[in-house]
């Protein structure tokens, strides 16, 4: 110095919500890529009223004066995958009488909140150490 193996630490989570470039003293603005949502034909499908609908896992049922609780379905748990067990969540917001699907086309968002868990088996990366 190189290779293999070993040890320790890191690489973080929910969500579509990230990255790049330019201008600007900063706040911010614009554009592109990527990801996600909405509107919108033929065909097909369907009703309406007392409205109806969208984003989201966040709905339904039982008991229930309120509160509170339980069950099923669904969602999440810290590098990745599978299995098992355990724990947590099941909110909120929007359109405004109007929207099924839907090619072309049109249009919007890229915020916010956090540190939720172990075992078994397997796989990969960075740094350091002897």
């Nucleotide at each position: 110095u190189u290779g293999a193996a070993c040890a320790a630490u890191c690489a973080g989570c929910c969500u579509a919500a990230u990255c790049u470039u330019g201008a600007a003293a900063a706040u911010u603005c614009a554009a592109g890529a990527g990801u996600g949502g909405a509107g919108g034909a033929c065909c097909c499908a369907a009703a309406c009223g007392u409205g109806g609908g969208g984003c989201g896992a966040a709905u339904u049922c039982c008991a229930g004066a309120u509160u509170c609780g339980g069950a099923a379905a669904g969602a999440g748990c810290a590098u990745c995958u599978a299995u098992c067990a355990g724990c947590u969540c099941c909110a909120g917001c929007c359109c405004g009488u109007c929207a099924g699907c839907u090619a072309a086309c049109u249009u919007c968002a890229c915020a916010g909140g956090c540190a939720u868990u172990g075992a078994u088996a397997g796989g990969a990366g960075a740094u350091u150490g002897a």
This is a predicted structure of a 130-nucleotide RNA (c-di-AMP riboswitch aptamer (ydaO/yuaA leader)) from Balneola sp. The sequence was found by an Rfam model in a public genome assembly. The organism belongs to Balneola, within Bacteria.